[in-house]
RNA sequence: GGUCCCGUCGGUUAGUGGCCCAAGCCGCCGCGUUGUCAGCGCGGAGAUCGCCGGUUCGAAUCCGGCCGGGACCGCCA
Numbered sequence: 001g002g003u004c005c006c007g008u009c010g011g012u013u014a015g016u017g018g019c020c021c022a023a024g025c026c027g028c029c030g031c032g033u034u035g036u037c038a039g040c041g042c043g044g045a046g047a048u049c050g051c052c053g054g055u056u057c058g059a060a061u062c063c064g065g066c067c068g069g070g071a072c073c074g075c076c077a
Base pairs, nucleotide, nucleotide: 001073002072003071004070005069006068007067010026011025012024013023018057028044029043030042031041032040033039050066051065052064053063054062
């Protein structure tokens, strides 16, 4: 350098055009239960969906260009 794959709350996953002001689990916070802790129950906070554009009535999702990571292949030394 080329081809391909990945990037979504603190972590890990789901969602692949409209049912989504993005869902689950772990973690975090609060309340309840308990003599206390743990556990359990209830509730809450938490994601510019890597960035910038484009397509579309509508984009996390499709397209292009970048950025980062990974796999394979190649080039120079």